[in-house]
RNA sequence: GUCAGAGUAGAAUAAGAGCGUUAAGUGCUGCAGGAUGGGAAGUUCGCCUGCAGACGAAGGGGAGGUACCCCGCGGUUCUUGUUCGCGUCCGCUGCC
Numbered sequence: 001g002u003c004a005g006a007g008u009a010g011a012a013u014a015a016g017a018g019c020g021u022u023a024a025g026u027g028c029u030g031c032a033g034g035a036u037g038g039g040a041a042g043u044u045c046g047c048c049u050g051c052a053g054a055c056g057a058a059g060g061g062g063a064g065g066u067a068c069c070c071c072g073c074g075g076u077u078c079u080u081g082u083u084c085g086c087g088u089c090c091g092c093u094g095c096c
Base pairs, nucleotide, nucleotide: 001096003094004093005092010084011083012082013081014080015079016078017077018076019074020073021072028053029052030051031050032049033048034047038090039089040088042086059071060070061069062068
């Protein structure tokens, strides 16, 4: 130097452990802010936080006597696995 590749935020899915079912959470809208391959500048999608607004649910059984168990339910949370996942330049890994 050539060629190839890995890696972000995160998404989907499976399992496990929780939370809620006395409605939190999730999802939607608006505003403000933030973080986003190891580095640089940077954009789209996506993500996070705060505030405001609108909407809104699936419970049942057993045991027992205040505290648990079972089957469900929730566009529920976390962890792990798998798959997917930055356009440019430099860097990294491999080959020549």
About this RNA:
A computed fold for a 96-nucleotide RNA, annotated as THF (Tetrahydrofolate) riboswitch aptamer. Its mean pLDDT, the model's own confidence on a scale to 100, is 78.